[in-house]
Model confidence (mean pLDDT): 83 of 100. The RNA shown here (small-subunit ribosomal RNA) has 1583 nucleotides and comes from an uncultured Verrucomicrobiae bacterium. Its Rfam family is "Bacterial small subunit ribosomal RNA". Rfam links the family to the GO terms ribosome and structural constituent of ribosome.

RNA sequence: AUAUUUUUAUGGAGAGUUUGAUCCUGGCUCAGAACGAACGCUGGCGGCGUGGAUUAGGCAUGCAAGUCGAACGAGAAUCUGGGAGUUCAAGUUUUCGGACAAGAACUCUUGGAGGAAAGUGGCGGAAGGGUGAGUAAUACAUGGGCAAUCUAUCUUCAAGUUGGGUAUAGCUCUGCGAAAGUGGAGAUAAUACCGAAUGUGGUGAUCCAGGGCAUCCUGGAAAAACUAAAGGUGGGGACCGCAAGGCCUGCCGCUUGAAGCCGAGCCCGUGCACUAUCAGCUAGUUGGUGAGGUAAUGGCUCACCAAGGCUAUGACGGUUAGCUGGUCUGAGAGGAUGGUCAGCCACACUGGGACUGAGAUACUGCCCAGACUCCUACGGGAGGCUGCAGUCGAGAAUCAUUCGCAAUGGGCGAAAGCCUGACGGUGCGACGUCGCGUGGAGGAUGAAGGUCUUCGGAUUGUAAACUCCUGUCAUGUGGAAUAAAUGGCCUGUGUCCGAAUAAGACGCAGGAGUGAUAGUACCACAGGAGGAAGAGACGGCUAACUCUGUGCCAGCAGCCGCGGUAAUACAGAGGUCUCGAGCGUUGUUCGGAUUUACUGGGCGUAAAGGGAGCGUAGGCGGCUCGGUGUGUUGAAUGUGAAAUCCCACAACUCAACUGUGGAAUGGCAUUCAAAACUGCCGAGCUAGAGUACUGGAGAGGAGAGCGGAAUUCUUGGUGUAGCGGUGAAAUGCGUAGAUAUCAAGAGGAACACCGGUGGCGAAGGCGGCUCUCUGGACAGAUACUGACGCUGAGGCUCUAAAGUUAGGGGAGCAAACAGGAUUAGAUACCCUGGUAGUCCUAACCAUAAACGGUGUACACUUGGUGUGCGAGGAAUUGUCCCUUUGCGCGCCGAAGCUAACGCGUUAAGUGUACCGCCUGGGGAGUACGGUCGCAAGAUUAAAACUCAAAGGAAUUGACGGGGACCCGCACAAGCGGUGGAGCAUGUGGCUUAAUUCGAUGCAACGCGAAGAACCUUACCUGGACUUGACAUGCAAGUGGUAGAACCCUGAAAGGGGGACGACCGUAGCAAUACGGAGCUUGCACAGGUGCUGCAUGGCUGUCGUCAGCUCGUGCCGUGAGGUGUUGGGUUAAGUCCCGCAACGAGCGCAACCCCUGUGGUUAGUUGCCCUUAUUAAGUUAGGCACUCUAGCCAGACUGCCUGUGAUAAGCAGGAGGAAGGUGGGGAUGACGUCAAGUCAGUAUGGUCCUUAUGUCCAGGGCUGCACACGUGCUACAAUGGUUGGCACAGAAGGAAGCAAUACCGCGAGGUGGAGCUAAUCCCCAAAACCGACCUCAGUUCGGAUUGGAGUCUGCAACCCGACUCCAUGAAGCUGGAAUCGCUAGUAACGGCGCAUCAGCUACGGCGCCGUGAAUACGUUCCCGGGUCUUGUACACACCGCCCGUCACAUCAUGGGAGCCGAUUGCACCCGAAGCCGUUGAUUUAACCCGCAAGGGAGAUAGACGUCCAAGGUGCGAUUGGUGACUGGGAUGAAGUCGUAACAAGGUAGCCGUUGGGGAACCAGCGGCUGGAUCACCUCCUUU
Repeated sequence: AUAUUUUUAUGGAGAGUUUGAUCCUGGCUCAGAACGAACGCUGGCGGCGUGGAUUAGGCAUGCAAGUCGAACGAGAAUCUGGGAGUUCAAGUUUUCGGACAAGAACUCUUGGAGGAAAGUGGCGGAAGGGUGAGUAAUACAUGGGCAAUCUAUCUUCAAGUUGGGUAUAGCUCUGCGAAAGUGGAGAUAAUACCGAAUGUGGUGAUCCAGGGCAUCCUGGAAAAACUAAAGGUGGGGACCGCAAGGCCUGCCGCUUGAAGCCGAGCCCGUGCACUAUCAGCUAGUUGGUGAGGUAAUGGCUCACCAAGGCUAUGACGGUUAGCUGGUCUGAGAGGAUGGUCAGCCACACUGGGACUGAGAUACUGCCCAGACUCCUACGGGAGGCUGCAGUCGAGAAUCAUUCGCAAUGGGCGAAAGCCUGACGGUGCGACGUCGCGUGGAGGAUGAAGGUCUUCGGAUUGUAAACUCCUGUCAUGUGGAAUAAAUGGCCUGUGUCCGAAUAAGACGCAGGAGUGAUAGUACCACAGGAGGAAGAGACGGCUAACUCUGUGCCAGCAGCCGCGGUAAUACAGAGGUCUCGAGCGUUGUUCGGAUUUACUGGGCGUAAAGGGAGCGUAGGCGGCUCGGUGUGUUGAAUGUGAAAUCCCACAACUCAACUGUGGAAUGGCAUUCAAAACUGCCGAGCUAGAGUACUGGAGAGGAGAGCGGAAUUCUUGGUGUAGCGGUGAAAUGCGUAGAUAUCAAGAGGAACACCGGUGGCGAAGGCGGCUCUCUGGACAGAUACUGACGCUGAGGCUCUAAAGUUAGGGGAGCAAACAGGAUUAGAUACCCUGGUAGUCCUAACCAUAAACGGUGUACACUUGGUGUGCGAGGAAUUGUCCCUUUGCGCGCCGAAGCUAACGCGUUAAGUGUACCGCCUGGGGAGUACGGUCGCAAGAUUAAAACUCAAAGGAAUUGACGGGGACCCGCACAAGCGGUGGAGCAUGUGGCUUAAUUCGAUGCAACGCGAAGAACCUUACCUGGACUUGACAUGCAAGUGGUAGAACCCUGAAAGGGGGACGACCGUAGCAAUACGGAGCUUGCACAGGUGCUGCAUGGCUGUCGUCAGCUCGUGCCGUGAGGUGUUGGGUUAAGUCCCGCAACGAGCGCAACCCCUGUGGUUAGUUGCCCUUAUUAAGUUAGGCACUCUAGCCAGACUGCCUGUGAUAAGCAGGAGGAAGGUGGGGAUGACGUCAAGUCAGUAUGGUCCUUAUGUCCAGGGCUGCACACGUGCUACAAUGGUUGGCACAGAAGGAAGCAAUACCGCGAGGUGGAGCUAAUCCCCAAAACCGACCUCAGUUCGGAUUGGAGUCUGCAACCCGACUCCAUGAAGCUGGAAUCGCUAGUAACGGCGCAUCAGCUACGGCGCCGUGAAUACGUUCCCGGGUCUUGUACACACCGCCCGUCACAUCAUGGGAGCCGAUUGCACCCGAAGCCGUUGAUUUAACCCGCAAGGGAGAUAGACGUCCAAGGUGCGAUUGGUGACUGGGAUGAAGUCGUAACAAGGUAGCCGUUGGGGAACCAGCGGCUGGAUCACCUCCUUU
C1' cells in the first nucleotide's frame, strides 16, 4: 500500500567487471521462473496430462458418411411346398429277362419365405474431424443497430390433405470402347414429375388508429387478381362391396399461414505489429438520379450527371502475422506469447467457376485450366491424407498401419437397428507434472581397502561387516469391481384417443439382458533386504579442498579470467556440496534492467539544447457572472461464453487431476443524478499583452560623401657600398647607384590613441568623420484596446571564415608554387620571393569549439559590491558626492542543487507550459536511397562485424625540452690525473678437448679471488671404484678376523698376493660362550660447485648519511583521501621559532660510542732521563720531573658582549680559550625502491643423476691471442737523472717464526746463529737536506723486449714462479673527441707495514707516517637530490602512452560491366469452364385449341456477345542471390617508415573550410579555451 468489520493475509533483496585507489555515468555478465523442446550421462514403479513447432513437401495400403423396404419397382444366394424329367437306389417282388420302389442327387417349371447387390425417391453428405498457407482488415475482440434480412429439422397455434395426367431409371434387347464409360430401341413404379380444384390463410392498390428514427413501423378494414398438398402403416364392430376395399380410428408423413427456438447475413463506434530511407493516393474513384441484382442495405452492377473522396490523428506502398478467451513472467504497471482446451475466421493439390440446396461458392460433390503421380491396347482415362493410423523426404526433433461403438455425442429410421479413426480405451516416448520406493533400528577392533599426512595421525565412517526387524513398489498365486441405465422386449397396471375390453400414444412398478478397457483398478496370501542411484559442481560471483600428472602445451571459460615446474580454475583420484529418477548443457521468453523511465530517467563537463529568429498546424492559457453538460464524479441496469486464475467445500488412500458453489473478469453500452474543475456558448473586467505621448543612450542596419597616419610603387634631388635577413646563415636586392634621406605624385586596404569583463544587436556580428533613410531596447507620466497571450512539428528568413560563378579592383598580407637554410630525412617549423584569395558589385553555399559547450517564456526564493544608461529625493556653484528606484553588464557569496568540479535573483535552486535531443565504445555522422547545390559538398541516416569496456569529476604518486625556493666537488675557480706509449691486471671477443662458474649502466670489469706450477679445481682427456672419500640404522656372516712389514702389476689411483697378527665388556679357574669395536655381504641410504636468487632464509649493493617516512585521537570530504607534514622565518637537518583544526607520538636527524686535538690526576716496566754517577750503547745504578703508555676526570654550552632579526628561532662580529658555533675523522644507513646480487660461502623448498651429473688418480686447462674496453704501474725528464754524504717516522708482524753481530758472494742470496713466547729481541724508511757529474739529446731520460749466467721456495718452476747479475735498450718528447678525483693536514709527491702465502705474477687491497699546496666571484647553465605549485590521455608510472600509411593473414560489408531468380504495376493479345444477355430456322411427353394432322404457350441444342482464370508480348518498379575488379572497415605476442597527440609533447591544441603532401600530417583564413608560463590592466576578497 491492497483486500478485510477486525483478527489476519499478500507485497519490490542483489552480485561480478573500467581505476594504483575513489565517486559517478554506462554497457556486458550472473543468480530466478517458464517451455509442445532438443542433446549428453543415467534410469525402479504408478496416476494425470502431453507429443510433426521444419516441407500448406510427395504419398503405397486400410478405414474416416451413411441410412430409410413403414416412399417405389424389380429382386440374387439360401430355405421350403407342388409338378415334370434324368441318374442312382435301401427294400419288396420276380417268369430271374425284369417290374415296383421309400429315399437321395441333379435339371426344368410353378408358389411361398428370404432379403444380398444395384437403381428411383427422401433426409443427411454445409455437422463432426484437420491445418494456419493466406489475411494488418469482407478478419478478430468488445459494445450497439437491421424501421434493410433469411432460417431445413424442432416446439406451439390455426386450416387443409380433392381429383387427374405424363414420363423415367432399374430391367430386357442391341451397338461403341482396352478401360473409364456411353449411345439406341422397348416395357414399368412411387412420398419422383406436371396440370386442374378448393383458399383458412398469404401477397396485394387504398383507408383508419397508434407509434417512431428520415426512408417508415405496428394493429385493423379491404376490391380485383395471384397462390398448396402425397401418401405410408397398424387395428376394427355395425353398414356397403364378388374382391380389393370403401367406412371408422390411431400413428408417421405432406401443404398453407402465424409465433418461437436455433443458426446465419449485413451495417456502425472503439481497440488491434513494424516501417516516412513509402508523402502524396484515387475514374466505379466520391456523391446524386434511374434501373438491374440480392434473403436483404449498398457503386454490389449498369446508364447518365456532378467533381469529388482519403491523407502528417500517417492515406498509398513495403515487411511480418490467423485473432481472442487465455499462457509465461513481473510487486505492479508492463513485456513476451497464442501449442494442448474453448469461441471466431480462413483454407482443402494450385487458380477460376457456377450448380443443387433451408444452408456451400461445398476437405473425402461437379465443370474448366495448370503442375505432379498412376493406368493404357497410345485412341483415351484416373487421382488429391492440412481426417485416423502409416510411409518417404527434409530436419536437432515429435508415437500404433491398435481395440470398441460398452459409455457420451452425431446422421438416418416408426422402431429394432445400421454407420460413426467424433469419441471411449489401450500402446510407445522420464516430454512435463504429482506421488511412492530403492529399506528401518542397533552396531567402534572406529576393521580392511582407498586418500591425505607435520609420519604422530586424520578422513571415508555407523558408513560396512554383524544382530534384530519391516514388507510399500516390483514378482508369483487366488479373488475381483464402479462405470449400466435408458431404449426395445416380457409381466402387471394407470391416463388419453376411440363405438371398442382392438391398435396406438403418454406414464408407473417389477423382470430378463447389454463392458472395448479387463481378469485391469482394488483386495487377500506367499517369500525374501532380496530386483531398484545417478548427474552436475567445488577460484570469485556461488554451497562445496586436497593430492598427483601437465608446464602459455594439452586444455578450461557464463563474466572477471586460469595454464610459462609447487595450478583449490586443465586432466585423474580421494573427499565435499547441491539436486535426485533424474541431473546437466544448448535454445527461447520475461525478470533482475529505474538499461525506453505512465508508475519510474536524463541533456554545463559523462550520450544528449536545434547556429539564430519569425511563424502555420498542434499543445497550454488571466479575473467575474450566466447557460450547457464534452471530459469528470456517483448510483442503477445490461453485457463481459464456458474453461483457466483466486477462495471455500467435496471426492479419487494423499497430491497432481476432477466436481460443486462463490468471488473476480480495471472494459463497453444504456438510464438517472451532480456541476467544483475542464471544454463549448453568451455577457463583462484589467493585473498579462499591445497602442499612443515625452525623453535621453548606443561600433544596431543600409546608402552616399569626406579625412589623416602608415606600407608599397613612380619621378626628381642628396649620397656611397653595402642593404636585408637569422639561433647562425644563405637565397634575395645593390656601382645600370640599392639601403638611408628630402620633395612631389599614384593607388589600394585598414581606421592607432580614445578603448574599458564599456555599448548595441535574435544570432552571425558591429569601431575614422559627416549626411540621408531605417529597426529595436530603456525610462517617465497619463490615456486607450480588452486575453488580442506563451511555445512552436513542418515552413520561411538571416547566418563568421573558407569556397564557387561573372565582372571589376589589387597597396599590404598570403594557401599553392619556387628558392635558401635546418635535418638522418624535412613534401614542415625559420628566411627570401610569390599566385589564387583577402576588397567592391550581383548571385550561390548554409557550415564552425555557430560556446555561457547552459532551448524559449512566466512566476517565486537571504545578500554584498562594481560598472553602463535613465528617472526621483535631499542638498548644492555644480549633471560632483549621498540616497531611492527601473533596465542591462560583471565579480563574491546564503539556502538549495550537483558524481564532483561548480551554479547560486543573468540558477545548474523551487515550479508551470511547449519544443528539440540522448540510450555502451568502435564500425559512422559512414554506406545505400531521397532532398538541396554549378561544384566542393550539405542534410536525412542504417546494418553486418567487433570489444568489455569507452567515458566524467576528483585523489595519491610519477613525469614535463612547466614554474618558484633550496642543497651537493653538481657547475664555476683551481691542483693532479685518465683517454696517446710500454707493461701489469680484469672483462668482452676469438680460439680450444677444456680455456670451470658467477658478476654486466651508475650500483660488472686489480669484482667473488686476503694470492690457479701439483693441490686448490668446480673444467677437459685418459685410467679406475660402486653402500661408495664421509654419516646413521637394520640383518646376516666373520679369530688366522681387524691391522699389516713385504712382493707383483701400473703413470698413479686401483687390482692381486701376503709372513706376522691383535683389542674391549660380561660370565667363568680355564677352555670357552655371548656381546662390542673392526671387517665382509645385502638393504635403507650417502653424495652432487647439477638446475631454479623469478620458490626462499640470511647477508650485501644502490638511491643516500638524502631528510625524509608514518601512526593515534580529533576535524574536513559521499569517497579515494586530506589535515597534522602546508605557510612566514631559520638550519647541515621535518633543526628550531612563530602562525594555523589540529593535539600528541614513533622510526629517521642530532646527541650518547670510538680515534684524534688541550690540561689535570693515578700508575711507572720492557717506556723516559732534568739534576747525578757510569758505559761502546738508558748499558747499569738511581729516579718518575718530562716524553710516552692507558685508566679516570675536566673542557665548548651560542655560555658572555655588540649588532641584526619579529621582543622568537637564529645569524654576523668580538672577547676569552688548546679548540667556536655538528672542532676534525670514524662507527652508525628511516619507510621503502631496483622480482638488483648471491642455490659457487653456509642453510633451504622443489626438481634431476644414482656402476654416475657421485668418488679417486695422472696429465692438461683456468696463464691459450688478429683485436676492443676498464682499472693501475712506469715513463716521456733538469722542480730531473746518476752518485757520494747526512737526518727525521708511524703503524704493524714474529716460534715449522722474526732473526742481529760476524763471514762469503758484485748481487739475489748463502754459512751461521746471539736475542726474542716480545713497549725488553728482530724487521725498520724514502722523498727532504748538503755536495759532485750530466746540459736538452730519444739523452747518463725511459726501461719494454730478448740472450746468457744465477739465487730461493717447493716432490716438481716445460706449459706456468719470483728475484739477482751481465748484456740488449723497444714505444714514448705530456697525449683527439671526451672524461675522473679533490675544499686542508685535504690534493699532490715520498716511502713503510700487514693479511693471504712453501713460493709468487702485489704495480692490487687494507693501513701508517713524512713533505705539503692552490682555489671557491657565485648558483645562469650540466648532473643528482629535497619542498611547494601546475599540466597530464602516464600508474610496468616518459626506457610511459600513442597516431597514420605500407606489407601479410582472416572476417563481415559498400560499389561494380553484368548474370540468375522472386513479387508486383501498366498497356496490349489470346481467351477454357461458367453465370448472365441476345438469338434460337435445331429439338420438344404432361398444359391450351383441335376429331386428327397440326398449331400455340413454354422449354431447349446450337450460335453470338459482356465478364473472366491460366497463358503470351512489351515497358517498368521493388526485392534477393551471384560477379572479374575495386573502396574503406574490423581483428591479429614480438614486420616496415616516421613520431602527429598526451607535459608549453618540444611549432599550444582543437573546430569549420580550402590547397598541398609516403604517412601520421603541414600551411592559409576565421573561430574556441576544453592552453602552460611570465608580465601588465581591471574586478573581487582581506588588512